The part of an RNA shown here (small-subunit ribosomal RNA, central domain) has 347 nucleotides and comes from an uncultured bacterium.
Context: one part of a larger RNA
RNA sequence: UUGGGCUAAAGGGCGCGUAGGCGGUCCCUUAAGUCAGAUGUGAAAUCCCGAGGCUUAACCUCGGGCGUGCAUUUGAAACUGGGGGACUAGAGUGCAGGAGAGGUAAGUGGAAUUCCUAGUGUAGCGGUGAAAUGCGUAGAUAUUAGGAGGAACACCAGUGGCGAAGGCGACUUACUGGACUGUAACUGACGCUGAGGCGCGAAAGCGUGGGGAGCAAACAGGAUUAGAUACCCUGGUAGUCCACGCUGUAAACGAUGGAUACUAGGUGUUGGAGAAUUAAAGGUUCGGUGCCGAAGCUAACGCAUUAAGCAUUCCACCUGGGGAGUACGUUCGCAAGAAUGAAACUC
Numbered sequence: 001u002u003g004g005g006c007u008a009a010a011g012g013g014c015g016c017g018u019a020g021g022c023g024g025u026c027c028c029u030u031a032a033g034u035c036a037g038a039u040g041u042g043a044a045a046u047c048c049c050g051a052g053g054c055u056u057a058a059c060c061u062c063g064g065g066c067g068u069g070c071a072u073u074u075g076a077a078a079c080u081g082g083g084g085g086a087c088u089a090g091a092g093u094g095c096a097g098g099a100g101a102g103g104u105a106a107g108u109g110g111a112a113u114u115c116c117u118a119g120u121g122u123a124g125c126g127g128u129g130a131a132a133u134g135c136g137u138a139g140a141u142a143u144u145a146g147g148a149g150g151a152a153c154a155c156c157a158g159u160g161g162c163g164a165a166g167g168c169g170a171c172u173u174a175c176u177g178g179a180c181u182g183u184a185a186c187u188g189a190c191g192c193u194g195a196g197g198c199g200c201g202a203a204a205g206c207g208u209g210g211g212g213a214g215c216a217a218a219c220a221g222g223a224u225u226a227g228a229u230a231c232c233c234u235g236g237u238a239g240u241c242c243a244c245g246c247u248g249u250a251a252a253c254g255a256u257g258g259a260u261a262c263u264a265g266g267u268g269u270u271g272g273a274g275a276a277u278u279a280a281a282g283g284u285u286c287g288g289u290g291c292c293g294a295a296g297c298u299a300a301c302g303c304a305u306u307a308a309g310c311a312u313u314c315c316a317c318c319u320g321g322g323g324a325g326u327a328c329g330u331u332c333g334c335a336a337g338a339a340u341g342a343a344a345c346u347c
Base pairs, nucleotide, nucleotide: 004318005317007300011315013200014199015198016197020193021192022191024087025086026085027084028083029082030081032080033079034076035075036074037073038072039071040070041069047065048064049063050062051061052060053059090190091187092186093185094183095182096181097180102176103175104174105173106172107171108170109153114148115147116146117145118144119143120142124135125134161168162167205246206245207244208243209242210241214240215239219235220234221233222232257314258313259312260311262309265292266291267290268289269288270287271286272285273284296303297302320347321346322345329340330339331338332337
């Protein structure tokens, strides 16, 4: 390179987008790709075919072929490309709507835990398999009233909704993104993908400054045990929360990249639409989200209009296990580390 794959090794965590690759319908044109003809060249030897010469063969000689290419030239115009014109089914805009934990900021609320103050009240409370450490006569636990503060928002709640992914759940307001439905007024291929690049990116962690109720790595004590650097208990600091900045990783999962077209159905659920109807129905249609299944696919499990079916196109990635996501180098980072990423050796 040809070829095979990516639920077994293999889909980038996700988006936006540069170069590049690929690209709807019709007409005219061009002739770069493409196809056909001609000419020149493509050294000889070698190679293939046919003759001939050494007694034969190897070997040698002659003729033809081959030399798949390149250049010039003459044509063809279906397809690809270039130029011009037109179209509306892709894409986008407008108009009319309804749905939503989509995002950011500010404000507000109730339940609960903890703490403080005061009242009532008295000897226990707490915790466990059982205990003990711990708290309590300096009045705890329990209970009533008032106050402080932080964090999270019970029920509604649903294989419900929204978001590109990470993710998003009390209420109100302001600003703001996207999707969907209907219409068919407008633009007229403006599209798809996307190496590099840029941005977003759970938790933990880091820097500076706040905050700190509960929980809780580390740590201390009590138990358990042969031991117990654990599981259980009592405490408890970082952290968890906020602002700004960094980190850039996860079983970042549907372990399944994006786009488009086609290919039996059945049944839930969610957001719409239109006509008709007594109707909350039933049937029709568009978008999402589940389950079950035909053909087909698959090694099997299973997938099956939300494909892992049948095709086209673009990107990423894989090539036996270990060594190893290690070493070295480089880039990034405050660090922790991240990214890129081998070999010897061994089975």